[in-house]
RNA sequence: GGAGUCGUGAUCUAGUGGUUAUGAUGCCGGUCUUACACACCGGAUGUCGAGAGUUCAAUUCUCUCCGGCUCCA
Numbered sequence: 001g002g003a004g005u006c007g008u009g010a011u012c013u014a015g016u017g018g019u020u021a022u023g024a025u026g027c028c029g030g031u032c033u034u035a036c037a038c039a040c041c042g043g044a045u046g047u048c049g050a051g052a053g054u055u056c057a058a059u060u061c062u063c064u065c066c067g068g069c070u071c072c073a
Base pairs, nucleotide, nucleotide: 001072002071003070004069005068006067007066010025011024012023018056027043028042029041030040031039049065050064051063052062053061
């Protein structure tokens, strides 16, 4: 330099062009316990990497850029 692939709460992760984005771990509160842990119940945390385009509507499709990874040179 070229090609491919990925980017989603604090971390990992599912997801689809259509009303309020899934689950787990972690965090907070409650029940329980002498207490802690476990268990159960509830809650908060997301500009879905950035910008532009297409569309009635984009996290999803297209383009550019940024970053990570893989391959080729």
Transfer RNA from a Promethearchaeota archaeon, 73 nucleotides, folded computationally. NCBI's taxonomy places the organism under Archaea, Promethearchaeati, Promethearchaeota.